[in-house]
RNA sequence: GAGAGUUUGAUCCUGGCUCAGAACGAACGCUGGCGGCAUGCCUCAUACAUGCAAGUCGAACGAGAAGAUACCUUCGGGUAUUGGACAGUGGCGAACGGGUGCGUAACGCGUGGGAACUUACCGUAUAGUGGGGGACAACAGUUGGAAACGACUGCUAAUACCGCAUACGCCCUUCGGGGGAAAGCUUUAGUGCUAUACGAUAGGCCCGCGUUAGAUUAGCUAGUUGGUAAGGUAAAGGCUUACCAAGGCGACGAUCUAUAGCUGGUUUGAGAGGAUGAUCAGCCACACUGGGACUGAGACACGGCCCAGACUCCUGCGGGAGGCAGCAGUAGGGAAUAUUGGACAAUGGGGGCAACCCUGAUCCAGCAAUGCCGCGUGUGUGAAGAAGGCCUUAGGGUUGUAAAACACUUUCAACUGUGAAGAUGAUGACAGUAGCAGUAGAAGAAGCUCCGGCUAACUCCGUGCCAGCAGCCGCGGUAAUACGGAGGGAGCUAGCGUUGUUCGGAAUUACUGGGCGUAAAGAGCACGUAGGCGGCUAGAUGCGUCAGGGGUGAAAUCCCGAGGCUUAACCUCGGAACUGCCUCUGAUACGGUUUAGCUAGAAUAUCGUAGAGGUUAGUGGAAUUCCAAGUGUAGAGGUGAAAUUCGUAGAUAUUUGGAAGAACAUCAGUGGCGAAGGCGACUAACUGGGCGAUUAUUGACGCUGAGGUGCGAAAGCGUGGGGGAGGCAACGGGAUUAGAUACCCCGGGUAGUCCACGCCGGUAACCGAUGAGUGCUAGCUGUUGGGGUUUUCGGACUUCAGUGGCGCCGCUAACGCAUUAAGCACUCCGCCUGGGGAGUACGGUCGCAAGAUUAAAACUCAAAGGAAUUGACGGGGACCCGCACAAGCGGUGGAGCAUGUGGUUUAAUUCGAAGCAACGCGAAGAACCUUACCAACCCUUGACAUCUUCCUGAACUUUAGUAGAGAUACUUUAGGUUCCUUCGGGACAGGAAAGACAGGUGUUGCAUGGCUGUCGUCAGCUCGUGUCGUGAGAUGUUGGGUUAAGUCCCGCAACGAGCGCAACCCCUACCUUUAGUUGCCAUCAUUUAGUUGGGCACUCUAGAGGGACUGCCGGUGAUAAGCCGGAGGAAGGUGGGGAUGACGUCAAGUCAUCAUGGCCCUUACGGGUUGGGCUACACACGUGCUACAAUGGCGGUGACAGAGGGCAGCGAAGUCGCGAGGCUAAGCUAAUCCCAAAAAGCCGUCCCAGUUCGGAUUGAUCUCUGCAACUCGAGAUCAUGAAGUUGGAAUCGCUAGUAAUCGCAGAUCAGCAUGCUGCGGUGAAUACGUUCCCGGGUCUUGUACACACCGCCCGUCACACCAUGGGAGUUGGUUUUACCCGAAGGUGGUGAGCUAACCUGCUUGCAGGAGGCAACCAACCACGGUAAGGUCAGCGACUGGGGUGAAGUCGUAACAAGGUAGCCGUAG
Repeated sequence: GAGAGUUUGAUCCUGGCUCAGAACGAACGCUGGCGGCAUGCCUCAUACAUGCAAGUCGAACGAGAAGAUACCUUCGGGUAUUGGACAGUGGCGAACGGGUGCGUAACGCGUGGGAACUUACCGUAUAGUGGGGGACAACAGUUGGAAACGACUGCUAAUACCGCAUACGCCCUUCGGGGGAAAGCUUUAGUGCUAUACGAUAGGCCCGCGUUAGAUUAGCUAGUUGGUAAGGUAAAGGCUUACCAAGGCGACGAUCUAUAGCUGGUUUGAGAGGAUGAUCAGCCACACUGGGACUGAGACACGGCCCAGACUCCUGCGGGAGGCAGCAGUAGGGAAUAUUGGACAAUGGGGGCAACCCUGAUCCAGCAAUGCCGCGUGUGUGAAGAAGGCCUUAGGGUUGUAAAACACUUUCAACUGUGAAGAUGAUGACAGUAGCAGUAGAAGAAGCUCCGGCUAACUCCGUGCCAGCAGCCGCGGUAAUACGGAGGGAGCUAGCGUUGUUCGGAAUUACUGGGCGUAAAGAGCACGUAGGCGGCUAGAUGCGUCAGGGGUGAAAUCCCGAGGCUUAACCUCGGAACUGCCUCUGAUACGGUUUAGCUAGAAUAUCGUAGAGGUUAGUGGAAUUCCAAGUGUAGAGGUGAAAUUCGUAGAUAUUUGGAAGAACAUCAGUGGCGAAGGCGACUAACUGGGCGAUUAUUGACGCUGAGGUGCGAAAGCGUGGGGGAGGCAACGGGAUUAGAUACCCCGGGUAGUCCACGCCGGUAACCGAUGAGUGCUAGCUGUUGGGGUUUUCGGACUUCAGUGGCGCCGCUAACGCAUUAAGCACUCCGCCUGGGGAGUACGGUCGCAAGAUUAAAACUCAAAGGAAUUGACGGGGACCCGCACAAGCGGUGGAGCAUGUGGUUUAAUUCGAAGCAACGCGAAGAACCUUACCAACCCUUGACAUCUUCCUGAACUUUAGUAGAGAUACUUUAGGUUCCUUCGGGACAGGAAAGACAGGUGUUGCAUGGCUGUCGUCAGCUCGUGUCGUGAGAUGUUGGGUUAAGUCCCGCAACGAGCGCAACCCCUACCUUUAGUUGCCAUCAUUUAGUUGGGCACUCUAGAGGGACUGCCGGUGAUAAGCCGGAGGAAGGUGGGGAUGACGUCAAGUCAUCAUGGCCCUUACGGGUUGGGCUACACACGUGCUACAAUGGCGGUGACAGAGGGCAGCGAAGUCGCGAGGCUAAGCUAAUCCCAAAAAGCCGUCCCAGUUCGGAUUGAUCUCUGCAACUCGAGAUCAUGAAGUUGGAAUCGCUAGUAAUCGCAGAUCAGCAUGCUGCGGUGAAUACGUUCCCGGGUCUUGUACACACCGCCCGUCACACCAUGGGAGUUGGUUUUACCCGAAGGUGGUGAGCUAACCUGCUUGCAGGAGGCAACCAACCACGGUAAGGUCAGCGACUGGGGUGAAGUCGUAACAAGGUAGCCGUAG
């Protein structure tokens, strides 16, 4: 020392991405009251207008303007004194202070040491300061030039310059000697000057250690490394030169490239670390670019000089001038950074004796919320919880004590007055500032971001995958807490957000503190160099290590304690700290070094032993193919099925002989050997390694191993190599297929290969996906090789070395590993750090090539991944079930018609239903109505509901007429004149107008309720507690049996329970009992007749009960559950049928049954009316009816049901009609009457044909219903008499009173039924069985699926965009080598030209000398030029692959046995 979100259906792990924190010289957006303290060009070391930033000294010197005073004056002026400007000589300063960070990877910086040095001014000490000389500025005159600036002549002073003298100390020395100084000023006081020594301060030089990245930079270096001598410097030194030697640096990273000022510190962090180097402080470097020196104590000099270059400016064109990276300021660049301010008052600096002068250092002010800190924008009371806003379930809630109102206060700001400290005696820019006092009044002062999760904070409206948001996950497709607005809320607050950057979180580079079996990661294997690590005993040393002391570690900063500003920020003081380096002393266990020993590690010798260990040579048999010959005849091969192919020119088959090449069956084994790759017939030779046993020898000789070296499957390459049987890429043929450039399959034929020889190569899923070595840590059981003990000779026990299985502890994310570790430890090496791009590009190395090795980036995604879990799925497995198949019976599909649907048509053909699970479905019945559709015509508070206002008193019933298609409109006849009352009115009904509203079969079934379908009447679906697992989850529910069943039994870390199953309910089959009318009639009467009396036994009806439970017996099973058989029984193992539908699935169906949220229409998408449409018709499909006939048609006959319905009804009987039906009419509100005739049946006939089958279609005439049968009803009679002769591919139903067949009834309904729902009559066949098709259940397995296989997913092509490689070349930077040129400058040389001081000579102003100057010469050298390279970057026609992109094309490679198991290397 805090974590969170995000991979999944869920889980654990690995792993990346993202967030919350802090910081900033910041910028941008919105906003902005005050003060204090700080800070402010991070970019172009870009260019700069203007002003200022370094001067000062008259007490060094000459000269001396203006002015002042005095005198004189010809009034023009002059003289003297004073004065001291401007400039000059001279001195000191200008090398400080101030700026910037270009360069620099370096002794540059940091830290600690060192010796061969210098140091103006300052301090201390000693000694001295004598005497001379010659000039040059200024100035004057002349003169050149536009200017800058000069030239010549002449005068002059000094603390300027030069000799001489002196020399304690100083320097040189050959030890004799030699050399070298000074300056004065001043009235005084004093102050200077010279030499020397020491100090202080400051600086120069050297060394140890530390100091970025890249090896896709591995070799670099000729003054290079060292020596000698000389030169040079303040000083050591190749610093320089000559000569000599050949060294020096480098894997502990030289050289090269890129980047960078370094540090104290700053920031972050728990720390270790990381990042950074603004402000402040120390050091360095630079001053337009490059080079150079001069002066000086100090410079190679920011505001000095010379030269070269670029740029700018002036010019009279001849020539000149300049350098803000000083302070302000300007332009430019940029997201971005201030005033051309005041003052030397303070602190410092320079000069001066001083006064003083100078000082853009500095101190202040100005601008900027840029940062840090502090303060304020009011305080108290105040509920009618005001108004307004927002929400609302319409009640209310919230804004909210918030406001208003009342009472109070005045910080800050404002105004008035006063007024510091900073200053020692004086001097105050700041500044009338800070502070203090007073005055008035709540007065002048609040915003920004956010509100889906992370993350504190929620509602409404708008929008409708649009507009937009977004840090990550992700929001938005009509109910958005995620967009925009509003209300409300949360957070911070004169700020708040955003962006950028750094650290943190990130243990996500892991020293502290990670990993490598499967997630990324052990090199294919070994040998071995450097390096790292290393057994036992004793001594020495004291390098590491440890302890103590000393020095240093600048100040500031951080921390602690005090103090000063009202507080704080800030500032001051003191302390601690600065984890470091150096040094002294001590200790000696451990590590190192060294000495002496030891034998446990390692090695050697001896004796044994197993083995497909390796190399070479030889030998063998089986098989295949080929060749030759014999026998023999029509096919053979081959396959899922075929074909290509071979064969009457004799194949295949069979027999014999021969040839050739390759590989070695059985033995053979989680057996052996080898480091790995790998090694398999037999024999011989040579040869490597291992293991065991015994004693002996050496004496740590060991382990690992970067580079390096060697070995290393297959494929591949080379040799005009050899060989070539079989098998076999490529290629070609036959098949398969939609295609099949494939597979499997086939037949071959062929080249390369396979084989041998000599090379190359260095890769594989080279795997135990597990580096090597050593030690330790339970066992059990196989097997290989060797040894020991023992033995009853079978064996038993034990030990070493291998090789397997299982299994504790422990480890692991789990799976699993477990003495052959993935356990516990140590040593060394290799490797990893999200996925893709990519093991790719470029560069290097290797290679003949193919290629190998080393190895990135841009860009892109939020994941990719491991293990395990639950499901789902599999052209995986096992078991089981179902009219699922099979076995049967009958259909559909062909015909005609009916009906529904699609399509088409139409003004409209209303709407819905769509695989199973839409299609005789909603619709249990469209002529009008229905009706929702279309056309036309009408109505607008409406056909319907509630409320308000007004009028009327009725309402209602009824007659008739006119117009119209009708709705409707206008008249009209008759009846009727409501109830209550407090007389005000109210109730009720109608009408009128207006407004709230009505209305909608309009939309959304993907907003919903309810209802329904389906898997499926399948046997499943879950829970509590316990247990196991880190967890998702598992267990239970799995297993062995059994069942129709998760039905039951047994077993079991489970024990119980719930919803389902079953049972309970209804019908039906048997019996009993109760009750007998409308039912029944055995017995007794009676009748045409159960008609009547009588009876309730029977049938029947409908109430209540019984009965069936594997209960009994036998067998079987496990002594269970159960199963099989039997008895009894009406019925036997659920007796038959029905109702009953678990958790859930399908965003299944329905907004058009109904209800309902949202949206939409409101003189219409509402309402009414007439007519039309839903009935259309080239066509396609579903479901049915009728048939195709003789198991039949037709005629005749006339027997037997059940269940229903009936008053706007069923309608007997009678009668008329051929008939549908009509007329009249009994009975029945139904066990009473009616519908009602049941039909198949039986008898006769027809005789296989488009018929005596079939009945469509059409004509005519009628009937019924109904306002009305044209579009568009049903029926009847006569006539007509179509297709059709049993139905292709395919497909449906059914397991017993079932299929098939026959009729009957009902709902709807005025009428209309082949449909639907029920009812009974007759009444079969078949099931071996579960291989296959379909569906389902359980267990198991694989999975890259989870929207769950209708899944997932790969590659080419096409299109768009993005970054990138190659690329003829082209442009630029940088660097190397060689050569040319050679400014300024210093050095060396010459110096015939010029020359004051000193010397000599003499003619005393001349000559000579010393010295110097110009000029010239030489080497060095900046810039520049030529040539050849290296390297980096920009652009580039064209081109290569890569990435990304809701709905493009082609296929289907992978995931299941993915339909050819997949994958790796290599070749085509």

Small-subunit ribosomal RNA from an uncultured bacterium, 1468 nucleotides, folded computationally. Its Rfam family is "Bacterial small subunit ribosomal RNA".